RNA sequence: GAGUUUGAUCCUGGCUCAGAGUGAACGCUGGCGGCGUGCCUAACACAUGCAAGUCGAACGAGAACGGCCCCUGGCUUGCCAGGGGUGUCAGCUAAGUGGCGCACGGGUGAGUAAGGUAUAGCUAACGUGCCCCUUGGAGGGGGAUAACGGCUGGAAACGGCCGCUAAUACCCCAUAUUCCUUCACCACACAAGUGGUGUUGGGAAAUGGAUUCCGCCAAGGGAUCGGGCUAUAUGGUAUCAGCUCGUUGGUAGGGUAACGGCCUACCAAGGCUAUGACGCCUAGCUGGUCUGAGAGGAUGAUCAGCCACACUGGAACUGAGACACGGUCCAGACUCCUACGGGAGGCAGCAGUGGGGAAUAUUGCACAAUGGGCGAAAGCCUGAUGCAGCAACGCCGCGUGGAGGAUGACACCCUUCGGGGCGUAAACUCCUUUUAUGAGGGAAGAUAAUGACGGUACCUCAUGAAUAAGCACCGGCUAACUCCGUGCCAGCAGCCGCGGUAAUACGGAGGGUGCAAGCGUUACUCGGAAUCACUGGGCGUAAAGCGCGCGCAGGCGGGUUGGUAAGUUGGGUGUGAAAGCCUGCGGCUUAACCGCAGAACUGCACCCAAAACUGCCAGCCUAGAGUCUGGGAGAGGUGAGUGGAAUUAGUGGUGUAGGGGUAAAAUCCGCAGAGAUCACUAGGAAUACCAAAAGCGAAGGCAAGCUACUGGAACAGUACUGACGCUGAGGCGCGAAAGCGUGGGGAGCAAACAGGAUUAGAUACCCUGGUAGUCCACGCCCUAAACGAUGGAUGCUAGUCGUUGGAGUGCUAGUCACUUCAGUGAUGCAGCUAACGCGUUAAGCACCCCGCCUGGGGAGUACGGCCGCAAGGCUGAAACUCAAAGGAAUAGACGGGGGCCCGCACAAGCGGUGGAGCAUGUGGUUUAAUUCAAUGCUACGCGAAGAACCUUACCAGGGCUUGACAUGCAGGGAAAAGCGGCCGAAAGGCCGUGUGCCCUCUUAUGGGGGCGCCCUGCACAGGUGGUACAUGGCCGUCGUCAGCUCGUGCCGUGAGGUGUUGGGUUAAGUCCCGCAACGAGCGCAACCCCUGUCCUUAGUUGCUAACGGAUAUGCCGAGCACUCUAGGGGGACUGCCCGGGCAACCGGGAGGAAGGUGGGGAUGACGUCAAGUCAUCAUGGCCCUUAUGUCCAGGGCGACACACGUGCUACAAUGGCGAGGACAGAGAGAGGCGAAACUGCGAGGUGGAGCAAAUCUCUAAACCUCGUCUCAGUUCGGAUUGCACUCUGCAACUCGAGUGCAUGAAGGCGGAAUCGCUAGUAAUCGCGGAUCAGCCAUGCCGCGGUGAAUACGUUCCCGGGUCUUGUACUCACCGCCCGUCACACCAUGGGAGUCGGGUUCACCCGAAGUCGGUAUCCCUAAGAGAGGGGCCGCCUACGGUGGACCCGGCGACUGGGGUGAAGUCGUAACAAGGUAGCCG
Repeated sequence: GAGUUUGAUCCUGGCUCAGAGUGAACGCUGGCGGCGUGCCUAACACAUGCAAGUCGAACGAGAACGGCCCCUGGCUUGCCAGGGGUGUCAGCUAAGUGGCGCACGGGUGAGUAAGGUAUAGCUAACGUGCCCCUUGGAGGGGGAUAACGGCUGGAAACGGCCGCUAAUACCCCAUAUUCCUUCACCACACAAGUGGUGUUGGGAAAUGGAUUCCGCCAAGGGAUCGGGCUAUAUGGUAUCAGCUCGUUGGUAGGGUAACGGCCUACCAAGGCUAUGACGCCUAGCUGGUCUGAGAGGAUGAUCAGCCACACUGGAACUGAGACACGGUCCAGACUCCUACGGGAGGCAGCAGUGGGGAAUAUUGCACAAUGGGCGAAAGCCUGAUGCAGCAACGCCGCGUGGAGGAUGACACCCUUCGGGGCGUAAACUCCUUUUAUGAGGGAAGAUAAUGACGGUACCUCAUGAAUAAGCACCGGCUAACUCCGUGCCAGCAGCCGCGGUAAUACGGAGGGUGCAAGCGUUACUCGGAAUCACUGGGCGUAAAGCGCGCGCAGGCGGGUUGGUAAGUUGGGUGUGAAAGCCUGCGGCUUAACCGCAGAACUGCACCCAAAACUGCCAGCCUAGAGUCUGGGAGAGGUGAGUGGAAUUAGUGGUGUAGGGGUAAAAUCCGCAGAGAUCACUAGGAAUACCAAAAGCGAAGGCAAGCUACUGGAACAGUACUGACGCUGAGGCGCGAAAGCGUGGGGAGCAAACAGGAUUAGAUACCCUGGUAGUCCACGCCCUAAACGAUGGAUGCUAGUCGUUGGAGUGCUAGUCACUUCAGUGAUGCAGCUAACGCGUUAAGCACCCCGCCUGGGGAGUACGGCCGCAAGGCUGAAACUCAAAGGAAUAGACGGGGGCCCGCACAAGCGGUGGAGCAUGUGGUUUAAUUCAAUGCUACGCGAAGAACCUUACCAGGGCUUGACAUGCAGGGAAAAGCGGCCGAAAGGCCGUGUGCCCUCUUAUGGGGGCGCCCUGCACAGGUGGUACAUGGCCGUCGUCAGCUCGUGCCGUGAGGUGUUGGGUUAAGUCCCGCAACGAGCGCAACCCCUGUCCUUAGUUGCUAACGGAUAUGCCGAGCACUCUAGGGGGACUGCCCGGGCAACCGGGAGGAAGGUGGGGAUGACGUCAAGUCAUCAUGGCCCUUAUGUCCAGGGCGACACACGUGCUACAAUGGCGAGGACAGAGAGAGGCGAAACUGCGAGGUGGAGCAAAUCUCUAAACCUCGUCUCAGUUCGGAUUGCACUCUGCAACUCGAGUGCAUGAAGGCGGAAUCGCUAGUAAUCGCGGAUCAGCCAUGCCGCGGUGAAUACGUUCCCGGGUCUUGUACUCACCGCCCGUCACACCAUGGGAGUCGGGUUCACCCGAAGUCGGUAUCCCUAAGAGAGGGGCCGCCUACGGUGGACCCGGCGACUGGGGUGAAGUCGUAACAAGGUAGCCG
């Protein structure tokens, strides 16, 4: 820096990624070289070889080797082989005595949190072999012993006894000023002590070896290397808070090289600790390394310094040095040998083996170089080291070819089928040879000699593009895209997330991107992470201020003067090892790597200096703080007593039937007299009005009045003290309510509890009762949403308006004004804030101190500890799990939130539906099939404006396969076709017959071509198969609702807002006014159509007022006035008047056919519902291809226990029936409408005039008049059924309509519920049309006739608009979401116990060993002394017994927790969440 919480936004906050790194490992791959690096695990066990020896110039001895001499043999006549001799040998040497070394070098990191390490110091408290310097010295003597020899034990390891011998081995004597030591004196010194003089005692030697030379002894000094001490620094944990008996100090002694409780005895009772003792866990430390801008963080491989360790534990010996890796002793475990009696061993040296593990190499060469040991030296030894081997483990370098080469080849991939990609890539041509292979030459490393590496590096020649490219990734972060396969499968995944049929995210392919002899993955570290914040964060609401105060330690602290110099600053000195890092130069062909020089090492210490600031010391000051005086305010606290109102109870009176309670009721009280009312009495609790944004208190909290005691604050005043201050970890105190204990008290209220209701349930909400409790005293508890969600203190930074307390000033003297201090509110500038907001009462600007936070859940849980009588409180995790959890604000949506307003939304009305029968559609069921679609409103008389066949998509059956239909190609045939026969239900199959037209060539026959056709074959057709959740188009709905947006500007960090909100008004975002908005667009309205009025034009098929004729009918003449028809135009605009209003506009009125959008229609904004339709059509991709295509006949779509929707007809008298009579409009008509007339009871038939229509036809009913029926299952109603017919049609069985006669069902106005309609509307009456052969039409779309009622109003239901409010919703309340239960899995607490580990105490045993004691014995030879063995004792490892504490594993059972697409029960929370929620 990015991704990820949201619809979007800002913030908070976690998770994740990109970077660098590694002793790595794993996967795929692998050409070369250089330089490095290589058991991180089992400090597990180790076979084998090697890793420390050397000195013959210390010594005895010896004769293996060599030499010399002699003998023998062979012969090349000076060589080989064998034997013997030699110790005086130019040499040499196994084993031994002796010296030096073995304490270095090499390995490892177990232990160790301080006996360590780092840095700086101290050592007058010390040592130091070998080395250097200086001084002095070495006189005399002695006895042993190994080797060796003899005897002997044992399997071995290893011994035993006797005897001999040497030394630079050992011992004694002498000498020694300087050394050590005793004592005395002197000097210095605070002391410890140091020096000097004298004195007591003590102590040397190898005069050895040798040619120079090397050694030996004593003493002093140096150098080097060590020992010891001090300070500071150096992990985690306080859920480890107290630890300690050699402990702390002293005295004396011991011990040591040396100080010291290091050890012992005695004395004292100390010592350490919140600046973290003690305990537990972890860990070698450092230079450095990695990372980082740095500060930091992490780390401590290789190299270098220090430490520790060497199978485990203990111990000492030797030595200059060890408590000793390749030494010793003991104990233990393990392994090996054994003759079973005993022995041997220690790779954390180099190789190597087994084992463990994801994982780490050769049983190599050489001492040539560097270094080490010994030696005088030659030299020997050296798994240190130098090299080689193995490993891409890392870093660095090089290569896998270069140039040209387009018909842009083939293959492969994609494709819109045109083409595109791979791609100059390849082929091909020319060239080169790093590398490779072969050959030749050939170093430096080495001063004289000596080269493991090594015939290596390097050079030259030859051959020939020859020997050499992979890995990961391609959804975003993050560079890189397509196809196929798969179909929430298989799989991917670092985070977000992909996959449920079009996956750039899985798998493959093509292509691309990035790195490259590597590439990825995993693990780990730092970074990003300012996500522990010193640099550099926070705490009102996101995580976070302790409930409040007092206060010890600590931190911080006013003015001024002087001093000091700890901090601070400057200068200097020492140190800060080397290497590394950095800079420069240089060396390997370059680089890595290496060398040289410099810088740096930011640190520590010391010295000198400065004195501003901080500290410290001393003095002074008064502004902080405090004291005093004064008059006031207050529900501040505690105690005591007092009052009135009210409730309840009791007693009595009056009085009668109810009361009480609720949404409504009931439980309950009441005729045994309630309730009501009056009086009195009792008792407890709480204190109306005053009362307020008010007052007081640290907080909790405090309210009748009086009184006693008492705390604090404010103001004013002068005087006093003189920084006495602020904060405050621990600590102490206070601390609402509830709760606990003891004793009182108990009126009202009231958990629990009981009853009554409510409810699906109701362990609730409501009601009736009611106990703890509430009250008092005393003692506990100690928590709250203990909140201003805001710690305390101080200073500074605009105002204005209230209010409380005090004081001052002024005047007009008041219920005044102003000023000021302290408190408490509102608003608000700057500033701050993520925003909300805060804003002199800060959340502003600063400073000081304390507390607290670091993702959500698990969890304020578990364990441990402390407190509590208990309840419980305080402190307070982890495993596991999630990719978020949050804050504020925004736009929506929603609310059983609010305001305003609309709509046949309710209400007011009229008529229906729901009941009946039937029609029709749907569900369901059935079926071979009952094709499919539509499914709340917005499916259900819907697609379908016509299912008997057809339609038809469905079913069973029979057939066809280039196909029922289209186009093209090839071949063949042949006009197309028609006709005939047979089978068949048909389709179809089989058989037969049969032949063109046009053009052209040609004499004709005939050939060729074309048109259309058939057959065969190939491309292809075809699909009402799936996907409306891949789509276009069309359409439904919200909704004809009044809304939806944009540009610019402005506001806001931003989402977004403003405009569009507000005040009015309207049917309307309609208009007006106002306004940080000004304009604009899509909608509204208008423009369009029909209708209502008038005018005009026109006058047939229309009309008929006047005139004429007539069969009396506008029939004819005639006319076009009127009606009408259909073109055009006028008319209405709140234009006019009155009133209201700023205006818009509203109310009323006039005129007018019409009045405030006149009525109706068409017209449907941005969008919503993944709404509907792949079966109208179109269409992507998928699927079928002798079938999911197509043809045929038959069936089905019409089924029927049921359920629902929509309708028709009714139930009758506002009616039925009969008779008579009247009036429309809009349409339709040629395979049509069909008149008159005749006929039939009728449907109809015959008939055919007229009409392609203002001409003809279809063509009215309700209504009116008269009559009848008289309230009944009827003269209502017509279902159902029978018989007989009519018509359409190839055909009415399934399954048509109609007619006549007969039959005459249910039904008497319809439960819950529900629909339509506000005027020419509802209701009611008929008419027409589309589709159509006919028709299941009672449907649909139209038309006219007759023609109402009602609207107070907006509380309620439904839908909508707008403003506002709340929200945990945004898939948007059909939302979200909680808990139990059930199931699966996971981790975890408790748990009778059990197993293991660690630490520790007491006791027992007690090895080796040091130390102490010790008679005899040995040494022993003349003596003394010392020493040794033995014995005794102290300490003590291991072991044993018993206990204590801590940690861990397992554990029947048990507790909660977490997680898990679709389980159960409820509905707690989010809206007033339907009882506001929440905390204790």
Predicted 3D model of a 1480-nucleotide RNA (small-subunit ribosomal RNA) from uncultured Nitratifractor sp. The source organism's lineage runs through Bacteria, Pseudomonadati, Epsilonproteobacteria, Campylobacterales and Nitratifractor.